[in-house]
This is a predicted structure of a 106-nucleotide RNA (SAM riboswitch aptamer (S box leader)) from a Chloroflexota bacterium. The organism belongs to Chloroflexota, within Bacteria. The sequence was found by an Rfam model in a public genome assembly. Its mean pLDDT, the model's own confidence on a scale to 100, is 84.
């Protein structure tokens, strides 16, 4: 890289490095020499899974906590939109699709 569940309007940054890019992808629109990406430290949010508490239970789990461990994350709603179907007079909203992260799986 494929398959599959679940989440995706909340939430959380400082120094150092580095020296022109970033925000998936296309369109906007933004953010960046008042210093972008990578990359290193501390540090926060967060609770998906594992440990470990507590209640429940039809014995398959389920709800709650906690934050050690494994991941994740810390600019805008997943920045916003375009695509497809439905609803809508339009604006628009709902869904899938695309993406992301996170258990499973071949």
């Nucleotide at each position: 890289g494929c398959c599959u569940u679940a989440u995706c309007c909340a939430g959380a940054g400082u120094g150092g490095u580095g020296g022109a890019g970033g925000g998936a992808a296309c369109g906007g629109c933004c953010c960046g020499u008042c210093g972008a990406a990578g990359c290193c430290a501390c540090g926060a949010c967060a609770a998906c899974c594992u440990a470990c508490c507590g209640g429940c239970g039809u014995c398959g789990g389920c709800c709650g906590g906690c934050a050690a461990g494994g991941u994740g994350c810390c600019a805008a709603u997943u920045c916003c939109g375009a695509g497809c179907a439905g609803g809508u007079c339009a604006u628009c909203c709902u869904g899938c699709g695309a993406g992301a992260u996170a258990g499973g799986g071949a």